[in-house]
RNA sequence: GAGUUUGAUCCUGGCUCAGGAUGAACGCUAGCGGCAGGCCUAACACAUGCAAGUCGAACGGUAACAGCACUUCGGUGGCUGACGAGUGGCGCACGGGUGCGUAACGCGUAUACAAUCUACCUUUUACAGGGGGAUAGCCCAGAGAAAUUUGGAUUAAUACCCCAUGGCAUACAGGACCAGCAUUGGCUUUGUAUUAAAGAUUCAUCGGUAAAAGAUGAGUAUGCGUUCUAUUAGCUAGAUGGUGUGGUAACGGCACACCAUGGCAACGAUAGAUAGGGGCCCUGAGAGGGGGAUCCCCCACACUGGUACUGAGACACGGACCAGACUCCUACGGGAGGCAGCAGUGAGGAAUAUUGGUCAAUGGGCGCAAGCCUGAACCAGCCAUGCCGCGUGCAGGAAGACGGCCCUAUGGGUUGUAAACUGCUUUUAUAUAGGAAGAAAAUGUUCUACGUGUAGAGCACUGACGGUACUAUAAGAAUAAGCAUCGGCUAACUCCGUGCCAGCAGCCGCGGUAAUACGGAGGAUGUAAGCGUUAUCCGGAUUUAUUAGGUUUAAAGGGUGUGUAGGCGGGCCAUUAAGUCAGGGGUGAAAGUCUGCGGCUCAACCGUAGAAUUGCCUUUGAUACUGGUGGUCUUGAGUUAUGGUGAAGUGGCUGGAAUAUGUAGUGUAGCGGUAAAAUGCAUAGAUAUUACAUAGAACACCGAUUGCGAAGGCAGGUCACUAACCAUAUACUGACGCUGAUGGACGAAAGCGUGGGGAGCGAACAGGAUUAGAUACCCUGGUAGUCCACGCCGUAAACGAUGGAUACUAGCUGUCCGGAGGAUCCUUGAGAUCUGGGCGGCCAAGCGAAAGUGAUAAGUAUCCCACCUGGGGAUUACGUUCGCAAGAAUGAAACUCAAAGGAAUUGACGGGGGCCCGCACAAGCGGUGGAGCAUGUGGUUUAAUUCGAUCAUACGCGAGGAACCUUACCAGGGCUUAAAUGCAUAUUGACAGGGCCAGAGACUAUCUCUAAAUCAUGCAACUUACAAGGUGCUGCAUGGUUGUCGUCAGCUCGUGCCGUGAGGUGUCAGGUUAAGUCCUAUAACGAGCGCAACCCCUGUUGUUAGUUGCCAGCGAGUCAUGUCGGGAACUCUAACAAGACUGCCAGUGCAAACUGUGAGGAAGGUGGGGAUGACGUCAAAUCAUCACGGCCCUUACGUCCUGGGCUACACACGUGCUACAAUGGUAGGUACAGAGAGCAGCCACUGGGUGACCAGGAGCGAAUCUAUAAAACCUAUCACAGUUCGGAUCGGAGUCUGCAACUCGACUCCGUGAAGCUGGAAUCGCUAGUAAUCGGAUAUCAGCCAUGAUCCGGUGAAUACGUUCCCGGGCCUUGUACACACCGCCCGUC
Repeated sequence: GAGUUUGAUCCUGGCUCAGGAUGAACGCUAGCGGCAGGCCUAACACAUGCAAGUCGAACGGUAACAGCACUUCGGUGGCUGACGAGUGGCGCACGGGUGCGUAACGCGUAUACAAUCUACCUUUUACAGGGGGAUAGCCCAGAGAAAUUUGGAUUAAUACCCCAUGGCAUACAGGACCAGCAUUGGCUUUGUAUUAAAGAUUCAUCGGUAAAAGAUGAGUAUGCGUUCUAUUAGCUAGAUGGUGUGGUAACGGCACACCAUGGCAACGAUAGAUAGGGGCCCUGAGAGGGGGAUCCCCCACACUGGUACUGAGACACGGACCAGACUCCUACGGGAGGCAGCAGUGAGGAAUAUUGGUCAAUGGGCGCAAGCCUGAACCAGCCAUGCCGCGUGCAGGAAGACGGCCCUAUGGGUUGUAAACUGCUUUUAUAUAGGAAGAAAAUGUUCUACGUGUAGAGCACUGACGGUACUAUAAGAAUAAGCAUCGGCUAACUCCGUGCCAGCAGCCGCGGUAAUACGGAGGAUGUAAGCGUUAUCCGGAUUUAUUAGGUUUAAAGGGUGUGUAGGCGGGCCAUUAAGUCAGGGGUGAAAGUCUGCGGCUCAACCGUAGAAUUGCCUUUGAUACUGGUGGUCUUGAGUUAUGGUGAAGUGGCUGGAAUAUGUAGUGUAGCGGUAAAAUGCAUAGAUAUUACAUAGAACACCGAUUGCGAAGGCAGGUCACUAACCAUAUACUGACGCUGAUGGACGAAAGCGUGGGGAGCGAACAGGAUUAGAUACCCUGGUAGUCCACGCCGUAAACGAUGGAUACUAGCUGUCCGGAGGAUCCUUGAGAUCUGGGCGGCCAAGCGAAAGUGAUAAGUAUCCCACCUGGGGAUUACGUUCGCAAGAAUGAAACUCAAAGGAAUUGACGGGGGCCCGCACAAGCGGUGGAGCAUGUGGUUUAAUUCGAUCAUACGCGAGGAACCUUACCAGGGCUUAAAUGCAUAUUGACAGGGCCAGAGACUAUCUCUAAAUCAUGCAACUUACAAGGUGCUGCAUGGUUGUCGUCAGCUCGUGCCGUGAGGUGUCAGGUUAAGUCCUAUAACGAGCGCAACCCCUGUUGUUAGUUGCCAGCGAGUCAUGUCGGGAACUCUAACAAGACUGCCAGUGCAAACUGUGAGGAAGGUGGGGAUGACGUCAAAUCAUCACGGCCCUUACGUCCUGGGCUACACACGUGCUACAAUGGUAGGUACAGAGAGCAGCCACUGGGUGACCAGGAGCGAAUCUAUAAAACCUAUCACAGUUCGGAUCGGAGUCUGCAACUCGACUCCGUGAAGCUGGAAUCGCUAGUAAUCGGAUAUCAGCCAUGAUCCGGUGAAUACGUUCCCGGGCCUUGUACACACCGCCCGUC
């Protein structure tokens, strides 16, 4: 820096990622070289080999080898070179390994030793005389399996001992001088006492003894620094100190005896856990954080524990002794051993190498030396474990090849200049040849100078690595590329497969049929002999905050005072110099880091020089600030005086109202309680009321964002005692202050203990209700308690969710307690005004994530205390302390999640609020729900009952018309390029059409008739090829169309302004409207889609036109009729125009606008109706209207045919029709429409039939022809019945359509005459030409199941007080833990 909490935002806050690193491991892969590194685990156990010896110039000697001598050829001789074993010297305390232990003077750093030692080395001085006794070995004799060991005899030394000499040694005693750092030290002198020595030899030397000094190494002491836990708070008896003695190289309780009682600890003792420390390494801007491999320094350890010996040095890795565990040998008696040395083995483990070469170099031990030893070291081997370097070719080459992959697929894109092909080069690998540096010394030899041994010069000798590095030559692109990733973070995208499966995943998350996230492929990106993953550390993380955080609401202020330690602290003067600052000196090992230069071809790596090493010690100086010391001051703090204030506290005394109870009276049937009741009380007299008495508790009015108190808290009145605060003022003290861990005090309510008290109220409990239940809410009772005294508890949302103190920083306004106030104003006061202390309100700056806060800060600063570090687990567990108990305080972890949270925003929601609207309710009219039937749906059934639609927004819906067809469904029978179309090719001329046989038919077989004709052409069939077809799936892949909210009044934008931002404003407020309609106001001003208007029909009039329509006037004609001549007035037709706009008047109002039985007008405030449906919502409906992506079928899920089904039927629901009758039925008679339709049609009229209809037949492709409109009205009848209501159902006979009415059509006639007497809960429509009621027409259509749908007119009402309620909607506001948005979210039990 990024991702992740949300619909979005800001913040808080955690989780995660990108970087670097590693002694790493694992997966895939692998050409070379250089330089490094390589048991992090079992300080587990170890086979085998090696890792410390050397000296004959210390000694006695001679086991082996060689030489020599002698020889009796058997041997002999230490004679020589040398040398086993032994005595002796030096070394073995180094080098090498490991990190068990250790929280310590262990380590680091700086000092000190006047409290010490130091072999070998260097320098200096002095010395080395004499003597003695042993012992190993060897020899002899034993024991034992072995390891080992016993006895005897003999022998040497640089082994051991004695004597002498001795001081520049040591000790004691005394004197003089000098110095310092406290004890003291140095020097000099006198006396006494004590202790030395070793030889070898090639004659050069090498050794020996004493002493002093140096160097080196070691020891000791001290200051400072050095992990976590307080759920470890007290620890300590040699413990702390003193005296003395012992011990040590040396100080010291180091040890001991005696004496004293100290010592350490909140600045963390003691205890527990963990750990070797440092230089350094990783990371980081730094401060820090993490680590302690390799290299260097120190420490500790050597199977485990302990002990000392030897020695200069050890309490000793490859020494000793003891104990223990383990392993091995054994003759069972007894013995041996210690890889945390180098290799190596087993085991453990994710994991870490060869039983290699050489002493050539460097270094070490011994030796005079040659030399010997050296798993130290130098090399080699194994391992991509890391860092660094090199290579796997370079240039040209487009038919942009083949192949792969992808696409919008006759064609493109990409792989890709990539390949092929042409030319060039040869690092590396391979082969051959040459071939280093590391080597200089010691030593040998020659020479020179001094003089016989040193010094110098020349020459010779010596290489494990290694025939290695390096060089040359040869041939040939020849020998050499993988890994991870590709949703975002994060560079890189497509196809296929899969289908919440398989799987991925660091976080968010991906996968449920179109996955850039899984698996594969193609391509791309990153990196490269490596690449990824895992683990760990730092970073990012300012996420423990010193640099550099916070605490009103996100985690976080202790419930409040007091006060100890501690921290911090007013003015002035002087002094000091601890902190602080400056200069100088010492140290801060080397390596490492950084910089310069240099060496390996470069680099890594290495060399060299410098810087740095921020630290510690010491010294000299400065003195502003802080500190120390001394003095002084008054403003902080306190004391005093006067006055005042208050529900401040404690203890007494006392008052009235109310309540309850008791007694008595009056009085009678209820009282009480609730939403309604009941339990309860009451005729044994309640409730009510009157009087008196008793009891306890609480204190109306005053009373108030009033007052007091540290907080908790405090309220009738009064008295006593006590405390506090405030104002004013003189005097006094003189910084006496602030805060405050631990401690101590107080601390609501509830609770506990003891003793009282007990009216009312009232947990628990009982009863009654409510309820599905009701262990609740409501009611009737009622115990503890509430009250008092004393003692505990110690917690609260103990809150201002805001610790205390001090200072400073704009204003306005109120109130409580004081003071000043007549000199200014007036109202002469209970004011104005000024000034202190409290309690409130509003706001500027500032602050804040915002809300907000704002002199009573959450502002600006200082000081002190307390507390926080993701959510849950967890106000928990364990432990401890306190408590009588209840419990309180302190206070984790495992595990789990990627969030939890704060403030604000927009929506949605609320049995929140306000305003408003709608046939939403109300007021009415008529229905549905009951009956029968029609129709649709569910269910059931079925071979099939095709499919879809399912709250509102499916159900007389798609379907505006299923007998076949339709048809998609079922059964059976057929066909396989097919039903249609196009193109190309070849053939045929009746192949197509018609008839006929079989068959259920499709279809098959066969017969026959019919064109033009010369070809072309046309037509038809057939062959081949290309394109088929699917009412199969997905409406959750889609287009288009549609429903609904809703014809509701809303939905947005530009610019500006406000806000960190999401967003807001505009669109809000006051009015008004049907309306976001308009007006006013206004940080908004404008605009868009919606509203309205524009469009159509209708209502009035005019103009134009006058047939098929009309007929007033004129004429003709008829029984009658615009029938005819004519007319153009009227109706009408259909085009244009007018008209209505709150325009006028009155009232109200700022205006918009509203009101009016106003005027005028056919119509009046949108005139009525229609079309018209904003942004969007419901993953709403439709893949079966159509179109379309993907998937699926292809002798079938395609297609043809016959029959069946979609019409089934116990049942349930929706929508309708007809009714139940007299506002009616029946019969007869008489009127009045509009709109629409018609040639395979409508059909006048005539005849037949009871009728449906049939047979004739005029008119009309229609303002010309075709259709009795019905309710209505008039007359008659029926008198309330299952009827002269109602018509279902059934029987019979017919008509029509059609290929065909069985399943399954409609209609007619005769007969039959079911349910039904107005319909439960519930529910629907409608506000005027509306409801209701009456008929008519049309589409579809052969016919029709139409009672449906869509239109048309006739007759023609009632009611609306009003907005409390139900439903739906709009605006504003409020709450929210909701945002899939209350059909939400979410808690508990099982």